[in-house]
Molecule: small-subunit ribosomal RNA
Organism: soil metagenome
RNA sequence: CUGGAGAGUUUGAUCCUGGCUCAGAGCGAACGCUGGCGGCGGGCCUAACACAUGCAAGUCGAGCGAGAAAGUGGUCUUCGGACCAUGAGUACAGCGGCGCACGGGUGAGUAACACGUGGGUAAUCUUCCUCUGGAAGCGGGACAACCGCGGGAAACUGCGGCUAAUACCGCGUAAGCCCACCGAGGCUUCGGCCUUGGCGGGAAAAGGUGGCCUCUGCAUGCAAGCUACCGUCUGGAGACGAGCCCGCGGCCCAUCAGCUAGUUGGUAGGGUAAUGGCCUACCAAGGCUAAGACGGGUAGCUGGCCUGAGAGGGUGGCCAGCCACACUGGGACUGAGACACGGCCCAGACUCCUACGGGAGGCAGCAGUGGGGAAUCUUGCGCAAUGGGCGAAAGCCUGACGCAGCCACGCCGCGUGAGUGACGAAGGCCUUCGGGUCGUAAAGCUCUGUGGGGAGGAAAGAACAGCCUACCGGCAAAUAACCGGUAGGUCUGACGGUACCUCCUUAGCAAGCACCGGCUAACUCCGUGCCAGCAGCCGCGGUAAUACGGAGGGUGCAAGCGUUGCUCGGAAUCAUUGGGCGUAAAGCGCGUGUAGGCGGGACAGUAUGUCGGGUGUGAAAGCCCAGGGCUCAACUCUGGAAGUGCGCCCGAAACUGCUGUUCUUGAGGUCGGGAGGGGGUCGUGGAAUUCCCGGUGUAGCGGUGAAAUGCGUAGAUAUCGGGAGGAACACCUGUGGCGAAGGCGGCGACCUGGACCGAAUCUGACGCUGAGACGCGAAAGCGUGGGGAGCAAACAGGAUUAGAUACCCUGGUAGUCCACGCUGUAAACGAUGGUCACUAGGUGUUGCGGGUAUUGACCCCUGCAGCGCCGUAGCUAACGCGUUAAGUGACCCGCCUGGGGAGUACGGCCGCAAGGCUAAAACUCAAAGGAAUUGACGGGGGCCCGCACAAGCGGUGGAGCAUGUGGUUCAAUUCGACGCAACGCGAAGAACCUUACCUGGGUUAAAUCCACCGGAACCUUGCAGAGAUGUGAGGGUGCCCUUCGGGGAAUCGGUGAGAAGGUGCUGCAUGGCUGUCGUCAGCUCGUGUCGUGAGAUGUUGGGUUAAGUCCCGCAACGAGCGCAACCCCUGUCGUUAGUUGCUACCGGUUCGGCCGAGCACUCUAACGAGACUGCCGACGUGAAGUCGGAGGAAGGUGGGGAUGACGUCAAGUCCUCAUGGCCCCUACGUCCAGGGCUACACACGUGCUACAAUGGUCGGUACAGAGGGCUGCAAGCUCGCGAGAGCAAGCCAAUCCCAAAAAACCGACCUCAGUACAGAUAAGAGUCUGCAACUCGACUCUUUGAAGUCGGAAUCGCUAGUAAUCGCUGAUCAGCAUAGCAGCGGUGAAUACGUUCCCGGGCCUUGUACACACCGCCCGUCACACCAUGGGAGUCGAU
Repeated sequence: CUGGAGAGUUUGAUCCUGGCUCAGAGCGAACGCUGGCGGCGGGCCUAACACAUGCAAGUCGAGCGAGAAAGUGGUCUUCGGACCAUGAGUACAGCGGCGCACGGGUGAGUAACACGUGGGUAAUCUUCCUCUGGAAGCGGGACAACCGCGGGAAACUGCGGCUAAUACCGCGUAAGCCCACCGAGGCUUCGGCCUUGGCGGGAAAAGGUGGCCUCUGCAUGCAAGCUACCGUCUGGAGACGAGCCCGCGGCCCAUCAGCUAGUUGGUAGGGUAAUGGCCUACCAAGGCUAAGACGGGUAGCUGGCCUGAGAGGGUGGCCAGCCACACUGGGACUGAGACACGGCCCAGACUCCUACGGGAGGCAGCAGUGGGGAAUCUUGCGCAAUGGGCGAAAGCCUGACGCAGCCACGCCGCGUGAGUGACGAAGGCCUUCGGGUCGUAAAGCUCUGUGGGGAGGAAAGAACAGCCUACCGGCAAAUAACCGGUAGGUCUGACGGUACCUCCUUAGCAAGCACCGGCUAACUCCGUGCCAGCAGCCGCGGUAAUACGGAGGGUGCAAGCGUUGCUCGGAAUCAUUGGGCGUAAAGCGCGUGUAGGCGGGACAGUAUGUCGGGUGUGAAAGCCCAGGGCUCAACUCUGGAAGUGCGCCCGAAACUGCUGUUCUUGAGGUCGGGAGGGGGUCGUGGAAUUCCCGGUGUAGCGGUGAAAUGCGUAGAUAUCGGGAGGAACACCUGUGGCGAAGGCGGCGACCUGGACCGAAUCUGACGCUGAGACGCGAAAGCGUGGGGAGCAAACAGGAUUAGAUACCCUGGUAGUCCACGCUGUAAACGAUGGUCACUAGGUGUUGCGGGUAUUGACCCCUGCAGCGCCGUAGCUAACGCGUUAAGUGACCCGCCUGGGGAGUACGGCCGCAAGGCUAAAACUCAAAGGAAUUGACGGGGGCCCGCACAAGCGGUGGAGCAUGUGGUUCAAUUCGACGCAACGCGAAGAACCUUACCUGGGUUAAAUCCACCGGAACCUUGCAGAGAUGUGAGGGUGCCCUUCGGGGAAUCGGUGAGAAGGUGCUGCAUGGCUGUCGUCAGCUCGUGUCGUGAGAUGUUGGGUUAAGUCCCGCAACGAGCGCAACCCCUGUCGUUAGUUGCUACCGGUUCGGCCGAGCACUCUAACGAGACUGCCGACGUGAAGUCGGAGGAAGGUGGGGAUGACGUCAAGUCCUCAUGGCCCCUACGUCCAGGGCUACACACGUGCUACAAUGGUCGGUACAGAGGGCUGCAAGCUCGCGAGAGCAAGCCAAUCCCAAAAAACCGACCUCAGUACAGAUAAGAGUCUGCAACUCGACUCUUUGAAGUCGGAAUCGCUAGUAAUCGCUGAUCAGCAUAGCAGCGGUGAAUACGUUCCCGGGCCUUGUACACACCGCCCGUCACACCAUGGGAGUCGAU
């Protein structure tokens, strides 16, 4: 010392800039929902709009004159009434005094001495009050009231007459006062002021009431008189209040820059209480202004109040001070005081009355009314208190005030209960169905009693004054009166029978509001389905929404809670405290220089700023502190502190200012020297282009990506010679020089500016910056006059193109050039204002100088001045800057404050014009931006792969058929799959079944559990029906216990309940599985390091590889998932083993490895070997590796397969399966029959077969591999032309069977023809499977013989045992295959120069405004709707 918090939102992510938004506090509030009590406060912010009604300022009879009535009593009466007394010297009115200038209201006006603060008044006034001095003598005439007569509807008024005063007037007196003049002293701001002497002049007054007779008169008593009090006049002083003047302070606009005639001053006069141009006359020509005059807009000012850490910002309601106003405008009168809220006059608007002649009125007093508005109260009580006016007083008046009423408008306090209570009740909600939660919450039990209701008691606020009594003091002749004081008594309460207290009553009568996606505390269910809606910002909602609506639950506050509006805060987002300007908004294009700001060393003086001390002031209230009073608090009282300000006095002298003196280092001058495209003027030179003339020469030239327009046989282009003219100056030339910038380039001369270097000397701060101002200022453009070679906007033509008002080409005019004048802009950029100082260096270069050495150029060391590059510290958001700062400081100027609207409109200034300078707002958005990062992308670059292209072989696209799809059709043609990566795909096999679809007919089938009934189970069989199904008949009994009646277990059937079931939806809720990029070489991590961070590094680089494969290098070092290898098949060999194989060897033989025999070989199937760039050479970095070679069956991953990183595509699949949610439950389940999935004018994909002779047909002859086979494969025999049928051996299979392999080869025919090619289609006849081949099977035979003669644009596969071609097998399957799918073997090619191009991919790099990532982003026109602004025939209002 008591004091300072942030968050959301721009991006894929990051840092920064920057705006928007939120959390806080506050309010004279309003609105929505809700509402128990009390205290204290507050309550028209809008129409200074208009006001009905009542009240808000009177009082004094002790200043004065006059003076009722009703009523009551009495007397009289002609009974009509009269008189007297009382009422009463009362009421009302009048003359007069004081008050009405206070109090109360409002904020219109006012930007001003209006306010605040501090001063001045020697330029002033001040009723009432206080103190003090003096005085009050003598007269006079009126005017109201009243009376009389008139006018008028009224308001009111005229004339005549009477009268009093503290009303009015005159005379007298005048200490003092005022005025003039003559002196003296003091002070002075030199204007004057104060004190005082003399002379002259001027101006006063009023009485009233009470008391008493001491003195006088009448003489009871009264008067004069005396006395007390209240008044009167005139001085002085004070107090209070007021007027005027001055310094300083506090709004916006410069798109208001000039304003001013009483204007500025003077003289004289007037006026005022008083200064003054306040007013008048005359004279002079001044006065104000960038430190903002004048003009416009807005506004009462302050103490304070709100906010803020503070500085500051906002505000001026209540309370208090000042001002202004009182229907609007103007004016004066009275008065001490007014130009007067409830006074007057005039004018105006409005309202009211009227007999139309004329009058009346002013709520911004208190209530109240209408109106306006989101919105703001009772036509209350009382003068009891406080305060005010009058009065001697009693008292009267007082909507000031004190109280009450209404309103949750605010602040403060209290209550709506407390304790106990688990079966964790019921009920609600949720649920994984177990439970959880509301929740000790409720109920129940035990208590308490505030508030509310009823009853009773009951204050404080009251003390004065007055009166009575007693006493004291003053005055006085006085024991009278009067005045002052003390004590006692008496009297006075609107609020109000209120606060407060006591008793009774009973938990009884008293809780809501907002929120619950993030910010921000609080979560689930249902409904809804980009609808309805929410939203302060970001944003939610398109079928699982914690964000919409409801509910349950929760959170926060609570008689309130939210919303809206406004202020400050957060916002350092106007930055004094406390910001910036290279690229985010922001340095004027550059200079010269005015005002201003800032300014070197020393000494002295001064005291402006500055600092210290004292003093006055800074009203009260408020804030703060201490204490007190209401039960607490709010509220309030007392005291203190504070009030950062201003004035005065004293002091200090470092710094600043000022004055004086001085100095040389800042600045400048003199001398010498060299450098330079610095500027201006006048000359001059060569090269080139073009044109003209002439010569030579001939058919083209020119131009382009390619062309054409154009030029050329009238001779071009080319080439030579001559000439004309204009413009620009190659090489030198540079990272170089000069200039303030723009800018400056052949050469010479003249004129001229600046900088630099060197040595000495002079001046003595003369300096820096610079608002305005002035000058310069590229290109284009404008004016006048020249000039015009080339180039070249506009324009023309030719091309290009969908178009091409462009890019390209051929021409071509302004212009470009000169002179003079204008324009005044630019990416006028270093996007970096100027000056000075300080803060490591290295290197290059230009100019001048010094040193060593040298013949010298050069080189080396060094100083100053420039121009560049790199870099330290530091700075920066980063990029970068870095002695030429964007570092560290000082001074001055300019500029910025979200994006768009807009550098635009309007206004002003400038310009001939074009246009320039200055420069907004409405409206709109939640961003717009800077730098850097990672990706992606590029008709960017580099490197490299892949049947990617190229080279080649064969296809598809044309035909017929098969198959799938789209479309169409249909009762249904079930569903899914849609670029690659859907379409012979799910289908490895739809006649029924499958089957999910359609039509029709039925119905609870299957699992588990429970209850009841019956029977074990089970088997045979009839009828109806299309069948499902329904309904019968017959047979038949097991196990355990048993009291022989029966019971039980298991199981079956029926019924019921519950439960099932769904190929129904969502693959965008999911698991799993799969496709794809892609078998591509990539994807990451730990630690370390770098970076504020995203992130980078590693993984980049140099080589190499099929490969992130390996090597080398390297702030990285390692590691993981991928690559490779390990696995399987295959190629060689070996070992082991042999019911296949071989006769290789021996024997037998029906001649077949058939048999004996044997495992050598082949083979089979298990284990091994082998290949590793291991060896050699070359290249390469003594590397990795590459090339070549040897050996080897195989050579540089031998061939093939399996194996698919992080991830992408919301890829595919809810119809394989699983699964959340939703939906259907006599149906969206399930069963059955029939139909459909097989439709057919078309379109596409994938295939088969062909178009033929490298072929077809017929006949003959060979050679595989891998598989399958018992509801099976089937030899063989017989029958059939055949599919097949009948019979049937063998084989559970290295044994038997399917089984023939086919192409090939040999032979014959066909001979180029829609054929002896091709086989579709069709007819007939059959076979087989099957319950059943009609819709809708396959196959066979006979016959039929279609399109098709090699396929447009386009497009696919394949690099070797591959393509091509040939057949074989299998799964599925009762049957059904065109390589449809999965396999197997036979025959067996061609080509690759190469990486420019197409497609896809990898790495590095670059640009980016992309990130849903180029299928991105984005601009403009048009159409429609709406918002804002403007125009608009006009219309209304203000000034």